[in-house]
Formats: sequence, C1' cells, structure tokens
RNA sequence: CCACGACAAGGGCAAAUCCGCUGAAAGGCGGGGGCGCAAAACCACCGGUCUAAGGGAUAGCAUCCUAGGGCAGCGGGGCUACCGAA
Repeated sequence: CCACGACAAGGGCAAAUCCGCUGAAAGGCGGGGGCGCAAAACCACCGGUCUAAGGGAUAGCAUCCUAGGGCAGCGGGGCUACCGAA
C1' cells in the first nucleotide's frame, strides 16, 4: 500500500415512528427516537422500484399509460475514509 473485518479501541450514522416545515405525490429537510449498518459517507452511470403534477388514451368523471420527479438503508458500479487482531 492492497485485500480483509475481531466478543479490540475511539467513535460515526440513524429504521419504524412522533412533531414541525415543504412537495401534486413519491419523497425531502429539521428536532425527538433507535431498527439496524464496517462505508447505512458521497455520486442517479446500469438494473430494479416508488410517485404521476403535466401530457396522452378511454367505454363518462373514473380507469390506464408515461419521468423532465424520487429511492444511495434494493442490487451492481464509481469514488473517498477511521482502526488494525486473524
């Protein structure tokens, strides 16, 4: 340095959910709260998946399709990093 990840050390993040704000929604942000996580730091490139404002279709006011919107705590990939047993 690379790989790897322990009943090690110091720590870190923060699920569900509650409150507030925001958004058409999915969701996001802040505070509380901890399910868990060795990258559960960051990045929408690939797959997957969520939503459908707007647009389109249709058999009449509903249904269906659609991402320029999301999800990094779905997987892959890229990139950065603390510690150092086997």
A computed fold for an 86-nucleotide RNA from a Woeseiaceae bacterium, annotated as c-di-GMP-I riboswitch aptamer. NCBI's taxonomy places the organism under Bacteria, Pseudomonadati, Pseudomonadota, Woeseiales, Woeseiaceae. It was read from a public genome assembly, where an Rfam model found it.